[in-house]
Context: one part of a larger RNA
RNA sequence: UGACGGGGGCCCGCACAAGCGGUGGAUUAUGUGGAUUAAUUCGAUGCAACGCGAAAAACCUUACCUAGGCUUGACAUGCUGGAGAAAGCUUGCGGAAACGUGAGCCCCUCUUCGGAGUUCCAGCACAGAUGCUGCAUGGCUGUCGUCAGCUCGUGUCGUGAGAUGUUGGGUUAAGUCCCGCAACGAGCGCAACCCUCACCCUUAGUUACCAGCGGGUAAAGCCGGGGACUCUAGGGGGACUGCCGGGGUUAACUCGGAGGAAGGUGGGGAUGACGUCAAAUCCUCAUGCCCCUUAUGUCUUGGGCUGCACGCAUGCUACAAUGGCCGGUACAGAGGGCUGCGAAACCGUAAGGUGGAGCGAAUCCCAAAAAGCCGGUCUCAGUUCAGAUUGAGGUCUGCAACUCGACCUCAUGAAGUUGGAGUUGCUAGUAAUCGUAGAUCAGCAACGCUACGGUGAAUACGUUCCCGGGCCUUGUACA
Repeated sequence: UGACGGGGGCCCGCACAAGCGGUGGAUUAUGUGGAUUAAUUCGAUGCAACGCGAAAAACCUUACCUAGGCUUGACAUGCUGGAGAAAGCUUGCGGAAACGUGAGCCCCUCUUCGGAGUUCCAGCACAGAUGCUGCAUGGCUGUCGUCAGCUCGUGUCGUGAGAUGUUGGGUUAAGUCCCGCAACGAGCGCAACCCUCACCCUUAGUUACCAGCGGGUAAAGCCGGGGACUCUAGGGGGACUGCCGGGGUUAACUCGGAGGAAGGUGGGGAUGACGUCAAAUCCUCAUGCCCCUUAUGUCUUGGGCUGCACGCAUGCUACAAUGGCCGGUACAGAGGGCUGCGAAACCGUAAGGUGGAGCGAAUCCCAAAAAGCCGGUCUCAGUUCAGAUUGAGGUCUGCAACUCGACCUCAUGAAGUUGGAGUUGCUAGUAAUCGUAGAUCAGCAACGCUACGGUGAAUACGUUCCCGGGCCUUGUACA
RNA backbone atom coordinates (compact mmCIF):
# COMPACT_ATOMS: atom_id res chain seq x y z
C1' U A 1 0.00 0.00 0.00
C1' G A 2 -3.66 -3.61 -0.36
C1' A A 3 -6.65 -7.83 1.27
C1' C A 4 -9.32 -9.71 5.39
C1' G A 5 -12.31 -9.28 10.49
C1' G A 6 -18.83 -13.28 13.61
C1' G A 7 -14.10 -4.41 14.48
C1' G A 8 -16.47 0.68 14.41
C1' G A 9 -19.02 4.97 11.78
C1' C A 10 -21.81 6.87 7.32
C1' C A 11 -24.58 5.47 2.79
C1' C A 12 -27.00 2.65 -1.27
C1' G A 13 -29.59 -1.61 -3.93
C1' C A 14 -36.74 -5.63 -4.65
C1' A A 15 -31.03 -6.66 0.03
C1' C A 16 -34.51 -7.16 4.20
C1' A A 17 -39.22 -5.44 5.83
C1' A A 18 -44.61 -4.29 3.80
C1' G A 19 -47.40 -6.55 -0.25
C1' C A 20 -48.88 -9.48 -4.85
C1' G A 21 -47.76 -13.76 -7.82
C1' G A 22 -44.80 -18.11 -8.43
C1' U A 23 -41.42 -22.40 -7.74
C1' G A 24 -40.65 -26.80 -4.40
C1' G A 25 -46.11 -31.68 -4.66
C1' A A 26 -48.96 -33.73 -10.13
C1' U A 27 -48.80 -34.63 -15.59
C1' U A 28 -45.90 -33.08 -19.49
C1' A A 29 -42.14 -30.17 -22.73
C1' U A 30 -37.06 -28.72 -23.01
C1' G A 31 -31.99 -28.75 -21.06
C1' U A 32 -28.58 -31.42 -17.96
C1' G A 33 -26.23 -35.20 -14.59
C1' G A 34 -26.02 -40.30 -14.31
C1' A A 35 -26.45 -45.09 -16.06
C1' U A 36 -26.75 -47.46 -20.96
C1' U A 37 -24.84 -47.88 -26.01
C1' A A 38 -21.46 -49.83 -32.05
C1' A A 39 -22.37 -44.44 -31.49
C1' U A 40 -25.65 -42.15 -27.87
C1' U A 41 -20.61 -35.95 -31.63
C1' C A 42 -18.50 -31.57 -29.05
C1' G A 43 -18.46 -27.44 -25.81
C1' A A 44 -20.80 -24.64 -21.32
C1' U A 45 -20.39 -26.51 -14.61
C1' G A 46 -21.52 -21.63 -7.84
C1' C A 47 -23.46 -16.60 -8.44
C1' A A 48 -21.74 -15.51 -14.05
C1' A A 49 -23.37 -23.99 -16.80
C1' C A 50 -28.34 -26.57 -17.09
C1' G A 51 -35.58 -23.65 -23.02
C1' C A 52 -27.07 -22.24 -22.77
C1' G A 53 -23.80 -22.30 -28.25
C1' A A 54 -28.74 -24.49 -31.22
C1' A A 55 -33.16 -17.78 -34.59
C1' A A 56 -35.56 -25.21 -35.95
C1' A A 57 -31.11 -32.92 -35.43
C1' A A 58 -36.47 -37.51 -40.14
C1' C A 59 -32.16 -37.41 -44.93
C1' C A 60 -29.12 -33.03 -45.23
C1' U A 61 -27.38 -30.35 -41.09
C1' U A 62 -23.45 -33.84 -38.49
C1' A A 63 -18.68 -32.99 -36.19
C1' C A 64 -20.40 -39.55 -33.69
C1' C A 65 -21.04 -45.11 -35.05
C1' U A 66 -21.56 -49.26 -38.87
C1' A A 67 -20.60 -50.79 -43.79
C1' G A 68 -18.88 -49.78 -48.83
C1' G A 69 -15.59 -46.51 -51.89
C1' C A 70 -11.38 -42.59 -53.28
C1' U A 71 -5.90 -41.11 -52.68
C1' U A 72 -2.95 -34.38 -56.06
C1' G A 73 -7.94 -35.89 -53.45
C1' A A 74 -14.84 -32.74 -52.05
C1' C A 75 -11.82 -27.40 -52.39
C1' A A 76 -7.11 -23.53 -54.12
C1' U A 77 -2.69 -22.08 -56.97
C1' G A 78 1.43 -23.48 -60.02
C1' C A 79 4.94 -26.71 -63.01
C1' U A 80 6.19 -30.97 -66.54
C1' G A 81 4.44 -34.65 -70.11
C1' G A 82 0.27 -36.70 -72.85
C1' A A 83 -4.92 -36.69 -75.06
C1' G A 84 -8.40 -34.71 -78.76
C1' A A 85 -11.99 -32.26 -77.37
C1' A A 86 -13.71 -31.89 -72.38
C1' A A 87 -17.97 -30.46 -69.95
C1' G A 88 -23.21 -30.89 -70.64
C1' C A 89 -27.97 -33.57 -71.99
C1' U A 90 -30.69 -38.44 -72.69
C1' U A 91 -30.24 -43.47 -71.40
C1' G A 92 -28.84 -49.28 -70.40
C1' C A 93 -26.50 -52.76 -66.77
C1' G A 94 -24.32 -54.04 -61.58
C1' G A 95 -24.95 -51.64 -56.79
C1' A A 96 -27.92 -49.65 -50.59
C1' A A 97 -25.79 -45.32 -52.61
C1' A A 98 -21.13 -43.47 -53.52
C1' C A 99 -19.03 -45.79 -57.43
C1' G A 100 -17.94 -48.99 -61.62
C1' U A 101 -18.98 -50.04 -66.84
C1' G A 102 -21.47 -49.18 -71.71
C1' A A 103 -24.68 -46.52 -75.71
C1' G A 104 -26.66 -42.03 -78.19
C1' C A 105 -26.69 -36.54 -79.03
C1' C A 106 -22.97 -32.74 -78.98
C1' C A 107 -17.67 -32.14 -81.57
C1' C A 108 -15.38 -25.28 -78.53
C1' U A 109 -13.05 -20.16 -78.76
C1' C A 110 -8.84 -16.94 -80.25
C1' U A 111 -4.52 -17.22 -83.62
C1' U A 112 1.05 -13.89 -86.10
C1' C A 113 -0.47 -21.12 -87.56
C1' G A 114 4.59 -21.42 -83.35
C1' G A 115 0.76 -21.69 -79.96
C1' A A 116 -2.77 -19.86 -75.99
C1' G A 117 -7.55 -20.68 -73.01
C1' U A 118 -11.35 -24.08 -70.97
C1' U A 119 -11.31 -29.90 -69.74
C1' C A 120 -9.41 -34.75 -68.65
C1' C A 121 -5.29 -38.41 -67.64
C1' A A 122 -0.20 -39.37 -65.50
C1' G A 123 3.63 -37.29 -62.31
C1' C A 124 5.12 -33.44 -58.79
C1' A A 125 4.93 -29.03 -55.52
C1' C A 126 0.85 -29.14 -52.33
C1' A A 127 -4.25 -29.36 -50.59
C1' G A 128 -7.16 -31.01 -46.34
C1' A A 129 -8.20 -31.83 -40.60
C1' U A 130 -15.07 -29.36 -36.19
C1' G A 131 -7.29 -33.27 -34.65
C1' C A 132 -4.46 -31.10 -29.51
C1' U A 133 -3.30 -26.87 -26.52
C1' G A 134 -8.47 -20.76 -24.60
C1' C A 135 -2.59 -22.31 -19.28
C1' A A 136 1.07 -19.87 -26.26
C1' U A 137 -2.53 -15.95 -28.72
C1' G A 138 -5.80 -12.10 -31.70
C1' G A 139 -10.78 -10.94 -31.97
C1' C A 140 -15.39 -11.24 -29.58
C1' U A 141 -18.16 -12.18 -24.83
C1' G A 142 -19.74 -12.93 -19.57
C1' U A 143 -19.04 -10.98 -14.50
C1' C A 144 -18.46 -7.53 -10.25
C1' G A 145 -21.67 -3.15 -12.29
C1' U A 146 -24.36 1.61 -15.21
C1' C A 147 -21.35 0.21 -9.19
C1' A A 148 -18.79 5.57 -8.78
C1' G A 149 -14.96 4.83 -9.09
C1' C A 150 -9.63 4.52 -11.62
C1' U A 151 -5.42 7.48 -12.66
C1' C A 152 -1.69 11.23 -14.40
C1' G A 153 1.65 15.94 -14.71
C1' U A 154 4.01 19.52 -11.76
C1' G A 155 4.64 20.92 -6.68
C1' U A 156 5.09 19.66 -1.45
C1' C A 157 6.00 15.95 2.65
C1' G A 158 8.72 11.27 3.87
C1' U A 159 15.78 8.03 4.21
C1' G A 160 12.22 4.87 1.60
C1' A A 161 7.97 1.73 0.12
C1' G A 162 4.66 5.77 -0.47
C1' A A 163 1.48 10.00 0.95
C1' U A 164 -0.91 14.52 -0.54
C1' G A 165 -4.36 15.83 -4.54
C1' U A 166 -9.06 11.80 -4.19
C1' U A 167 -9.14 13.29 2.94
C1' G A 168 -12.59 16.99 6.02
C1' G A 169 -17.99 19.96 6.65
C1' G A 170 -22.46 19.88 3.71
C1' U A 171 -25.02 17.95 -0.73
C1' U A 172 -26.19 14.60 -4.89
C1' A A 173 -28.51 9.21 -8.65
C1' A A 174 -23.18 10.35 -9.30
C1' G A 175 -15.15 11.81 -7.34
C1' U A 176 -22.60 15.67 -8.71
C1' C A 177 -21.76 20.39 -6.96
C1' C A 178 -20.44 24.06 -2.93
C1' C A 179 -17.20 25.51 1.18
C1' G A 180 -12.53 24.57 3.45
C1' C A 181 -7.55 22.71 2.83
C1' A A 182 0.14 22.12 0.38
C1' A A 183 -1.73 21.66 -3.11
C1' C A 184 -2.65 23.50 -8.37
C1' G A 185 -4.38 21.47 -12.71
C1' A A 186 -5.62 17.44 -16.18
C1' G A 187 -7.41 12.56 -18.28
C1' C A 188 -10.70 7.93 -18.51
C1' G A 189 -15.51 7.23 -16.27
C1' C A 190 -20.67 10.37 -14.22
C1' A A 191 -23.79 13.89 -16.70
C1' A A 192 -24.98 16.07 -21.45
C1' C A 193 -24.82 15.45 -26.82
C1' C A 194 -27.97 10.23 -29.92
C1' C A 195 -32.82 7.23 -30.61
C1' U A 196 -37.84 6.62 -28.87
C1' C A 197 -42.60 7.82 -26.12
C1' A A 198 -45.71 12.02 -23.97
C1' C A 199 -47.78 18.25 -25.57
C1' C A 200 -48.08 22.18 -29.21
C1' C A 201 -47.03 24.86 -33.88
C1' U A 202 -45.78 24.66 -38.99
C1' U A 203 -45.09 22.37 -44.07
C1' A A 204 -47.20 18.47 -47.12
C1' G A 205 -52.08 15.44 -48.35
C1' U A 206 -51.80 9.38 -51.08
C1' U A 207 -52.77 4.23 -50.60
C1' A A 208 -54.42 7.58 -44.74
C1' C A 209 -58.70 11.10 -42.99
C1' C A 210 -64.29 12.90 -43.67
C1' A A 211 -66.28 18.44 -40.46
C1' G A 212 -69.12 21.31 -43.80
C1' C A 213 -71.47 20.94 -49.41
C1' G A 214 -73.51 17.63 -53.40
C1' G A 215 -74.55 12.56 -55.17
C1' G A 216 -75.38 7.41 -53.66
C1' U A 217 -76.55 2.51 -50.85
C1' A A 218 -79.52 -2.88 -47.62
C1' A A 219 -74.89 -1.06 -45.54
C1' A A 220 -70.11 1.20 -46.46
C1' G A 221 -65.27 7.65 -47.60
C1' C A 222 -68.63 4.22 -51.88
C1' C A 223 -68.21 8.72 -55.60
C1' G A 224 -67.57 14.22 -56.69
C1' G A 225 -64.94 17.08 -53.66
C1' G A 226 -62.39 19.07 -49.15
C1' G A 227 -57.25 20.24 -46.50
C1' A A 228 -60.63 21.28 -41.12
C1' C A 229 -59.84 16.79 -37.75
C1' U A 230 -57.25 11.88 -37.05
C1' C A 231 -52.91 10.05 -38.97
C1' U A 232 -48.34 9.81 -41.56
C1' A A 233 -43.11 12.21 -41.78
C1' G A 234 -39.96 16.57 -42.53
C1' G A 235 -38.84 21.16 -39.78
C1' G A 236 -39.35 23.90 -35.22
C1' G A 237 -41.06 25.14 -30.02
C1' G A 238 -41.24 23.27 -25.05
C1' A A 239 -38.48 21.90 -18.87
C1' C A 240 -34.00 25.39 -17.29
C1' U A 241 -34.90 24.44 -10.08
C1' G A 242 -36.65 29.33 -15.00
C1' C A 243 -40.73 31.77 -11.13
C1' C A 244 -42.84 32.32 -5.72
C1' G A 245 -42.39 30.96 -0.40
C1' G A 246 -39.80 28.16 3.84
C1' G A 247 -35.00 25.95 5.36
C1' G A 248 -29.64 26.34 4.49
C1' U A 249 -23.43 29.62 5.29
C1' U A 250 -25.08 35.04 1.61
C1' A A 251 -23.31 28.48 -0.98
C1' A A 252 -24.24 23.90 -3.22
C1' C A 253 -28.77 22.17 -2.50
C1' U A 254 -33.43 20.75 -0.25
C1' C A 255 -39.00 21.00 1.10
C1' G A 256 -43.64 23.06 -0.51
C1' G A 257 -46.44 25.86 -4.27
C1' A A 258 -47.91 28.16 -9.04
C1' G A 259 -48.24 27.71 -14.13
C1' G A 260 -47.89 23.56 -17.47
C1' A A 261 -49.07 17.99 -21.80
C1' A A 262 -44.83 17.03 -18.92
C1' G A 263 -41.09 19.01 -12.76
C1' G A 264 -36.70 18.54 -10.69
C1' U A 265 -32.24 12.69 -14.40
C1' G A 266 -40.15 13.50 -17.32
C1' G A 267 -40.65 7.48 -18.90
C1' G A 268 -37.83 3.79 -21.81
C1' G A 269 -33.43 2.54 -24.76
C1' A A 270 -28.42 2.77 -26.67
C1' U A 271 -23.99 3.80 -24.06
C1' G A 272 -20.23 -0.60 -19.59
C1' A A 273 -13.91 3.53 -16.76
C1' C A 274 -8.95 1.26 -14.66
C1' G A 275 -9.26 -3.57 -13.66
C1' U A 276 -10.89 -8.84 -11.42
C1' C A 277 -11.92 -14.18 -12.37
C1' A A 278 -4.58 -17.89 -16.21
C1' A A 279 -13.53 -16.77 -16.37
C1' A A 280 -15.69 -18.61 -21.64
C1' U A 281 -14.63 -19.58 -26.80
C1' C A 282 -8.53 -23.03 -31.17
C1' C A 283 -16.50 -26.26 -32.95
C1' U A 284 -17.83 -18.77 -36.04
C1' C A 285 -13.35 -16.66 -37.71
C1' A A 286 -7.97 -15.69 -37.49
C1' U A 287 -3.39 -17.77 -35.59
C1' G A 288 1.95 -20.02 -33.04
C1' C A 289 3.57 -24.92 -31.58
C1' C A 290 2.56 -30.15 -31.77
C1' C A 291 0.21 -34.23 -34.32
C1' C A 292 -2.43 -37.15 -38.98
C1' U A 293 -1.17 -37.50 -44.64
C1' U A 294 -3.99 -44.73 -49.06
C1' A A 295 -5.87 -41.10 -43.17
C1' U A 296 -7.23 -37.94 -37.47
C1' G A 297 -8.41 -36.19 -45.06
C1' U A 298 -12.73 -37.06 -48.35
C1' C A 299 -17.56 -39.39 -50.75
C1' U A 300 -21.87 -42.44 -49.79
C1' U A 301 -25.75 -45.95 -47.35
C1' G A 302 -28.10 -46.95 -42.87
C1' G A 303 -28.08 -45.81 -37.73
C1' G A 304 -27.14 -42.25 -33.64
C1' C A 305 -27.37 -37.05 -31.49
C1' U A 306 -34.76 -38.44 -29.71
C1' G A 307 -32.27 -44.46 -26.77
C1' C A 308 -33.97 -44.82 -19.70
C1' A A 309 -34.45 -48.07 -12.67
C1' C A 310 -33.32 -42.56 -11.52
C1' G A 311 -31.55 -37.14 -9.69
C1' C A 312 -31.59 -31.79 -10.79
C1' A A 313 -32.81 -27.03 -13.56
C1' U A 314 -36.20 -23.94 -16.51
C1' G A 315 -41.12 -23.76 -18.52
C1' C A 316 -46.34 -25.21 -20.05
C1' U A 317 -51.13 -27.15 -18.41
C1' A A 318 -54.09 -27.90 -14.28
C1' C A 319 -56.39 -28.98 -9.66
C1' A A 320 -62.08 -25.31 -10.97
C1' A A 321 -67.95 -21.47 -9.99
C1' U A 322 -63.75 -14.44 -9.94
C1' G A 323 -65.13 -21.22 -13.21
C1' G A 324 -66.27 -24.98 -17.54
C1' C A 325 -69.40 -25.35 -21.92
C1' C A 326 -72.94 -23.19 -25.83
C1' G A 327 -74.91 -18.94 -28.66
C1' G A 328 -74.61 -13.64 -29.78
C1' U A 329 -71.59 -9.14 -29.89
C1' A A 330 -67.29 -5.09 -29.32
C1' C A 331 -62.40 -2.81 -29.19
C1' A A 332 -55.61 -3.07 -30.53
C1' G A 333 -50.62 -2.44 -31.59
C1' A A 334 -46.52 -4.24 -33.94
C1' G A 335 -45.01 -7.32 -37.77
C1' G A 336 -44.60 -10.53 -42.42
C1' G A 337 -45.66 -11.50 -47.83
C1' C A 338 -43.47 -13.15 -55.18
C1' U A 339 -39.72 -20.30 -54.92
C1' G A 340 -44.50 -15.52 -51.34
C1' C A 341 -49.27 -13.84 -48.69
C1' G A 342 -53.44 -15.87 -50.78
C1' A A 343 -59.64 -13.13 -50.73
C1' A A 344 -64.76 -14.33 -52.38
C1' A A 345 -67.35 -18.79 -53.67
C1' C A 346 -67.79 -24.17 -53.28
C1' C A 347 -66.59 -29.30 -50.84
C1' G A 348 -65.37 -31.63 -46.01
C1' U A 349 -67.70 -32.55 -38.77
C1' A A 350 -62.50 -30.94 -38.94
C1' A A 351 -57.20 -30.79 -40.10
C1' G A 352 -57.61 -29.45 -45.03
C1' G A 353 -58.98 -29.46 -50.37
C1' U A 354 -60.81 -27.04 -55.08
C1' G A 355 -60.41 -22.14 -56.69
C1' G A 356 -57.78 -18.22 -58.08
C1' A A 357 -59.48 -12.10 -57.37
C1' G A 358 -56.05 -8.69 -55.38
C1' C A 359 -51.15 -7.41 -53.70
C1' G A 360 -43.62 -6.39 -54.33
C1' A A 361 -48.39 -3.68 -50.31
C1' A A 362 -50.65 3.30 -45.22
C1' U A 363 -54.16 0.35 -51.27
C1' C A 364 -54.48 -6.52 -51.34
C1' C A 365 -53.64 -10.75 -48.05
C1' C A 366 -52.06 -13.34 -43.43
C1' A A 367 -56.37 -11.54 -39.86
C1' A A 368 -60.39 -14.57 -36.18
C1' A A 369 -57.54 -10.46 -31.64
C1' A A 370 -58.30 -12.83 -26.72
C1' A A 371 -59.51 -11.72 -21.98
C1' G A 372 -64.30 -8.23 -22.09
C1' C A 373 -69.80 -7.51 -22.52
C1' C A 374 -75.05 -9.85 -23.16
C1' G A 375 -78.06 -14.35 -22.71
C1' G A 376 -78.42 -19.68 -21.54
C1' U A 377 -76.71 -24.12 -18.99
C1' C A 378 -73.93 -26.93 -15.21
C1' U A 379 -74.54 -26.82 -8.92
C1' C A 380 -69.49 -28.55 -5.75
C1' A A 381 -68.72 -34.06 -7.71
C1' G A 382 -62.42 -36.50 -9.25
C1' U A 383 -67.60 -33.58 -11.84
C1' U A 384 -70.05 -30.97 -18.25
C1' C A 385 -63.01 -29.80 -13.65
C1' A A 386 -58.40 -31.52 -15.64
C1' G A 387 -56.40 -33.37 -19.89
C1' A A 388 -51.76 -37.41 -19.72
C1' U A 389 -51.96 -42.14 -21.96
C1' U A 390 -53.75 -45.61 -25.47
C1' G A 391 -56.89 -47.67 -29.85
C1' A A 392 -58.95 -46.58 -34.75
C1' G A 393 -59.51 -43.48 -39.03
C1' G A 394 -57.61 -39.32 -41.65
C1' U A 395 -54.92 -34.33 -43.36
C1' C A 396 -50.36 -31.73 -44.72
C1' U A 397 -45.09 -31.02 -45.73
C1' G A 398 -41.33 -33.67 -47.92
C1' C A 399 -37.35 -38.35 -52.49
C1' A A 400 -38.84 -40.46 -47.72
C1' A A 401 -42.64 -39.48 -41.46
C1' C A 402 -40.53 -47.35 -38.95
C1' U A 403 -36.63 -45.79 -35.66
C1' C A 404 -38.08 -39.99 -35.26
C1' G A 405 -42.77 -34.71 -37.71
C1' A A 406 -46.95 -31.53 -36.79
C1' C A 407 -52.16 -31.30 -37.03
C1' C A 408 -57.64 -33.16 -37.27
C1' U A 409 -61.93 -36.51 -35.94
C1' C A 410 -64.16 -40.45 -32.95
C1' A A 411 -63.29 -43.35 -28.71
C1' U A 412 -60.25 -43.83 -24.11
C1' G A 413 -60.14 -40.49 -19.74
C1' A A 414 -54.24 -41.27 -15.73
C1' A A 415 -52.07 -38.20 -11.86
C1' G A 416 -53.91 -33.90 -9.77
C1' U A 417 -58.65 -31.19 -4.59
C1' U A 418 -53.35 -25.44 -4.14
C1' G A 419 -48.20 -28.43 -2.79
C1' G A 420 -42.81 -29.92 3.49
C1' A A 421 -38.17 -27.76 4.67
C1' G A 422 -36.85 -24.19 1.58
C1' U A 423 -36.51 -20.82 -2.48
C1' U A 424 -37.72 -16.86 -6.32
C1' G A 425 -39.74 -12.42 -9.44
C1' C A 426 -41.75 -7.66 -9.11
C1' U A 427 -42.15 -0.51 -6.81
C1' A A 428 -46.67 1.54 -12.02
C1' G A 429 -49.03 1.30 -17.02
C1' U A 430 -44.96 -2.30 -13.06
C1' A A 431 -46.76 -7.29 -11.03
C1' A A 432 -50.68 -10.37 -12.40
C1' U A 433 -53.62 -11.77 -16.50
C1' C A 434 -55.20 -11.95 -22.00
C1' G A 435 -54.22 -12.70 -26.74
C1' U A 436 -51.11 -11.00 -31.53
C1' A A 437 -46.73 -11.11 -34.67
C1' G A 438 -41.71 -12.30 -36.18
C1' A A 439 -36.81 -14.66 -36.83
C1' U A 440 -35.01 -19.72 -37.83
C1' C A 441 -38.06 -22.59 -41.28
C1' A A 442 -40.07 -27.66 -46.94
C1' G A 443 -42.42 -29.36 -42.47
C1' C A 444 -41.84 -29.25 -37.16
C1' A A 445 -41.18 -31.47 -31.78
C1' A A 446 -42.15 -23.32 -30.08
C1' C A 447 -45.13 -24.72 -24.10
C1' G A 448 -38.63 -21.70 -26.13
C1' C A 449 -36.80 -16.80 -27.70
C1' U A 450 -37.56 -11.72 -29.42
C1' A A 451 -41.04 -7.93 -30.11
C1' C A 452 -46.38 -5.95 -29.75
C1' G A 453 -50.55 -4.19 -27.70
C1' G A 454 -55.62 -5.20 -24.28
C1' U A 455 -57.33 -5.34 -18.98
C1' G A 456 -54.79 -3.66 -14.84
C1' A A 457 -53.58 -4.01 -8.83
C1' A A 458 -51.44 -4.27 -3.65
C1' U A 459 -47.52 -2.35 -0.65
C1' A A 460 -42.96 0.37 1.02
C1' C A 461 -43.51 2.12 8.84
C1' G A 462 -38.50 1.79 8.24
C1' U A 463 -32.79 0.25 7.86
C1' U A 464 -32.31 -3.68 13.77
C1' C A 465 -31.29 -8.13 10.96
C1' C A 466 -29.85 -11.58 5.93
C1' C A 467 -27.13 -10.78 0.94
C1' G A 468 -24.15 -7.64 -2.39
C1' G A 469 -21.70 -2.94 -3.01
C1' G A 470 -19.34 2.28 -1.99
C1' C A 471 -16.47 5.85 1.38
C1' C A 472 -13.75 6.87 6.03
C1' U A 473 -11.45 4.68 10.20
C1' U A 474 -9.23 0.66 13.34
C1' G A 475 -6.65 -4.27 14.30
C1' U A 476 -3.70 -8.10 11.84
C1' A A 477 0.05 -14.59 13.05
C1' C A 478 -1.99 -12.57 5.43
C1' A A 479 0.43 -10.67 0.39

Model confidence (mean pLDDT): 85 of 100.
A computed fold for a 479-nucleotide part of an RNA from an uncultured bacterium, annotated as small-subunit ribosomal RNA, 3' major domain.
The RNAcentral record of the full RNA draws on ENA.